[in-house]
RNA sequence: GGGGGAGUAGCUCAGCUGGGAGAGCGCCGCGUUCGCAAUGCGGAGGUCGUGGGUUCAAGUCCCAUCUUCUCCA
Numbered sequence: 001g002g003g004g005g006a007g008u009a010g011c012u013c014a015g016c017u018g019g020g021a022g023a024g025c026g027c028c029g030c031g032u033u034c035g036c037a038a039u040g041c042g043g044a045g046g047u048c049g050u051g052g053g054u055u056c057a058a059g060u061c062c063c064a065u066c067u068u069c070u071c072c073a
Stems, first nucleotide, its partner, number of pairs: 001072007010025004019056001027043005049065005
């Protein structure tokens, strides 16, 4: 230098054929307990890496770019 993959909540990740942004763990509160653990219920937490484009509508499609992994040279 060239090809390919990944980037979504604090962490690990899902998100189908473009239309509701989610799960588990963690965190906070309440119930249960003498107390803790476990468990049940509820809650907070997001620029979907960044910037553009297409579209009525983009996590998803297109372009550029950044970080990282990998292959080739």
Record summary
The RNA shown here (transfer RNA) has 73 nucleotides and comes from Myxococcales bacterium LLY-WYZ-16_1. It matches the Rfam family "tRNA". Rfam classes the family as a transfer RNA. Its mean pLDDT, the model's own confidence on a scale to 100, is 82. The RNAcentral record of the sequence draws on ENA.